[in-house]
RNA sequence: GCUUGAUAAUGGCAAAUUUAACGAAAUUUGAUGACGCAAAGCUAUGGGACUAAGGUGAAUUUUACUAUUGAUAGCCAGUUACCAAA
Numbered sequence: 001g002c003u004u005g006a007u008a009a010u011g012g013c014a015a016a017u018u019u020a021a022c023g024a025a026a027u028u029u030g031a032u033g034a035c036g037c038a039a040a041g042c043u044a045u046g047g048g049a050c051u052a053a054g055g056u057g058a059a060u061u062u063u064a065c066u067a068u069u070g071a072u073a074g075c076c077a078g079u080u081a082c083c084a085a086a
Stems, first nucleotide, its partner, number of pairs: 004084002012037002018031004035074001041079003046076002048072001050070001054066005
């Protein structure tokens, strides 16, 4: 340095739930909480999944499509990094 990951050390993050707020929604944020995580750090210009206000089409107040206008990093991916028993 690469690979790997303990019943080690130092610390870290925080799912569901409940609650408050923004938002059309998905989501996000604060508090609560502790399912899990060795990158559950960062990146939305790669792929995937989510939403559909606006727009477009059909249809007649319903429905389909649409994200270079939303949003997701705790789906994959990319990238940087702590520790070191075997």
Record summary: Model confidence (mean pLDDT): 84 of 100. The RNA shown here (c-di-GMP-I riboswitch aptamer) has 86 nucleotides and comes from Trichococcus palustris. The organism belongs to Trichococcus, within Bacteria. Of the family's consensus pairs, 94% are formed in the model.